[in-house]
RNA sequence: GGCUCCGUCGUCCAACGGAAGGACAACGGUCUUCGAAACCGUCAAUGGAGGUUCGAAUCCUCCCGGAGUCA
Numbered sequence: 001g002g003c004u005c006c007g008u009c010g011u012c013c014a015a016c017g018g019a020a021g022g023a024c025a026a027c028g029g030u031c032u033u034c035g036a037a038a039c040c041g042u043c044a045a046u047g048g049a050g051g052u053u054c055g056a057a058u059c060c061u062c063c064c065g066g067a068g069u070c071a
Base pairs, nucleotide, nucleotide: 001070002069003068004067005066006065007064010024011023012022013021018054026042027041028040029039030038047063048062049061050060051059
């Protein structure tokens, strides 16, 4: 340098083109003399920029980062 794949809450994973959900973590509450556990709740994300579309996490292009492969 060519090609292929991947990038989503703090972490690990979901999501026919109809607008993002779960688990763990964190925080708050119930319970407890206080903790732990349990239960209830809250917060939190689509790598960036364009394009297509009524509508994009999803399709297309370029860029950024990572992995693999060939030379």

A computed fold for a 71-nucleotide RNA from an uncultured Cytophagales bacterium, annotated as transfer RNA.
The prediction has a mean pLDDT of 82.
The sequence is in RNAcentral, with records from ENA.
It matches the Rfam family "tRNA". About the family: Transfer RNA (tRNA) molecules are approximately 80 nucleotides in length.